[in-house]
RNA sequence: GCCUCCGUAGCAUAGUAGUGGUGCGGCAGACUUGUAAUCUGCAGGUCGUGGGUUCAAAUCCCACCGGAGGCU
Repeated sequence: GCCUCCGUAGCAUAGUAGUGGUGCGGCAGACUUGUAAUCUGCAGGUCGUGGGUUCAAAUCCCACCGGAGGCU
């Protein structure tokens, strides 16, 4: 330098165009001798950045940034 894949909540992970979920973690409550376990509820995401297509984009297209692998 070229090619392929990945980037979604604190961590992990689903979601291939029509309201962004789940588990762990966090907070509150219940229960408890008890701050553990269990149960219930809540908060937390401008979906890596910028632009484009579309009535509508995490999703499709382009560029860039970061990471992993491969080729020379």
Record summary: Predicted 3D model of a 72-nucleotide RNA (transfer RNA) from a Candidatus Woesearchaeota archaeon. The source organism's lineage runs through Archaea, Nanobdellati and Candidatus Woesearchaeota. Its Rfam family is "tRNA". From the family's description: Transfer RNA (tRNA) molecules are approximately 80 nucleotides in length. Their secondary structure includes four short double-helical elements and three loops (D, anti-codon, and T loops). Further hydrogen bonds mediate the characteristic L-shaped molecular structure. tRNAs have two regions of fundamental functional importance: the anti-codon, which is responsible for specific mRNA codon recognition, and the 3' end, to which the tRNAs corresponding amino acid is attached (by aminoacyl-tRNA synthetases). tRNAs cope with the degeneracy of the genetic code in two manners: having more than one tRNA (with a specific anti-codon) for a particular amino acid; and 'wobble' base-pairing, i.e. permitting non-standard base-pairing at the 3rd anti-codon position. The sequence is in RNAcentral, with records from ENA. Model confidence (mean pLDDT): 84 of 100. RNAcentral records the identical sequence in 2 taxa.